[in-house]
Molecule: Guanidine-I riboswitch aptamer
Organism: Alicyclobacillus cellulosilyticus
RNA sequence: CAAAGAAACCCCUAGGGUUCCGGAUGUGUUAUAAAAAAUGACGCAUCGACUGGUCCAAGAGGGGUUCGUGCUCAGGUUCCUGGGCGUCACACGGAGGGAUAAAAACCCGGGCGGU
Numbered sequence: 001c002a003a004a005g006a007a008a009c010c011c012c013u014a015g016g017g018u019u020c021c022g023g024a025u026g027u028g029u030u031a032u033a034a035a036a037a038a039u040g041a042c043g044c045a046u047c048g049a050c051u052g053g054u055c056c057a058a059g060a061g062g063g064g065u066u067c068g069u070g071c072u073c074a075g076g077u078u079c080c081u082g083g084g085c086g087u088c089a090c091a092c093g094g095a096g097g098g099a100u101a102a103a104a105a106c107c108c109g110g111g112c113g114g115u
Base pairs, nucleotide, nucleotide: 007066008065009064010063011062012061015056016055020053021052022050023047024046025045026044027043028042029041030040031039032038068087069086070085071084072083073082074081075080076079090110092113096108097107098106
């Protein structure tokens, strides 16, 4: 200086917004019921500086399974199958852009950079 590898999936969490649910506010209709107020039901509009449910979610967060791999045992034979015990490290990181309903530690990205 260059190449290869540092894995995949699932469950969750930090975190995230607002399509749906729920909630709140306003408003219309209707019922209690004759009037007004109040309450309930249904519809419409708005709100995520609405705790929440659904949903999204980590390369550098957690757990599990598998793959890979070291040693070993058994059976077939030059490599395969199965079992057991290990191992699968390290990792500062923008701005900007993108998807989805929308946003994010999601994706661009173990990127630009930095050491």